Predicted 3D model of a 74-nucleotide RNA (transfer RNA) from Canarina eminii.
It matches the Rfam family "tRNA". It is annotated as a transfer RNA.
Its mean pLDDT, the model's own confidence on a scale to 100, is 83.
RNA sequence: CGUGGAGUAGAGCAGCUUGGUAGCUCGCAAGGCUCAUAACCUUGAGGUCACCGGUUCGAAUCCGGUCUCCACAA
Repeated sequence: CGUGGAGUAGAGCAGCUUGGUAGCUCGCAAGGCUCAUAACCUUGAGGUCACCGGUUCGAAUCCGGUCUCCACAA
C1' cells in the first nucleotide's frame, strides 16, 4: 500500500438491510423483602450512536470524506 469487518450508557451487545420514541443483559444508585448479607422484586440515573459534511419534513440508519481498532493478503 491492498481487501474485509468493527466503533451505540461503566462493560458486553442489538437496532442499520426496510429512515419515524435509542433498547437488552450485567454493573451502579434508591426503595421493598430479610435479624443481616446475598438472592429476588420495583424504580431511577447514565448516550452530542467515533468525527466532519451532504441528502431528507425527519438520519444511529442513506451518501461522501476523515480517524481509531481487529483480521487477512503482501

It is recorded under the gene name trnfM-CAU. The source organism's lineage runs through Eukaryota, Streptophyta, asterids, Campanulaceae and Canarina. The sequence is in RNAcentral, with records from ENA.